[in-house]
Formats: sequence, structure tokens, C1' cells
RNA sequence: AGGUGUCAAGGGCAAAUCAGUCGUGAGGCUGAGGCGCAAAGCCAUCGGGGCUCCAGCGGAUCUGGAGCCGGCCGGGCUGCCACU
Repeated sequence: AGGUGUCAAGGGCAAAUCAGUCGUGAGGCUGAGGCGCAAAGCCAUCGGGGCUCCAGCGGAUCUGGAGCCGGCCGGGCUGCCACU
């Protein structure tokens, strides 16, 4: 430096749900909680996908705009330990 995540150690993160709080909403944050995770660390100004709100339209599963999700997938960047 590359590959792998079967075992070990020390740890890390935290789904549903509940409480508080912010937001029209999708959802965010804090605490409790712990389903799971070897990138469940970061990037939504990398691509796809899902979702919300507003507008257009007679109407819409369509079009446009503004947003949300990185614990939906691919991709990029970074990183602990062990084995090889």
C1' cells in the first nucleotide's frame, strides 16, 4: 500500500416508540429507548429513487418551483481494530 470482515479487545453510532421543542408539511433537534449497523462517518451543488408543500390546469398519476430523506440504491471523500 492492496484485499477481507470469520474470531477478539477497547469503543462508536442509534430504528420503532415515548416526552419536549421547531416546521403548513415531508421531517429536524434534545432526552429516554435499542431494532439494527464495519463506514448507520461526511457529501442532497454527483446521479437515480421515495416523500412534502406551493403554483399551473376543468382535473390528474402531468408540468414548473421550493424543500425533506445519507438507516433506499449507486458514486465520491475520509477513517478504527483484527486477519491476510
Molecule: c-di-GMP-I riboswitch aptamer
Organism: Solirubrobacter phytolaccae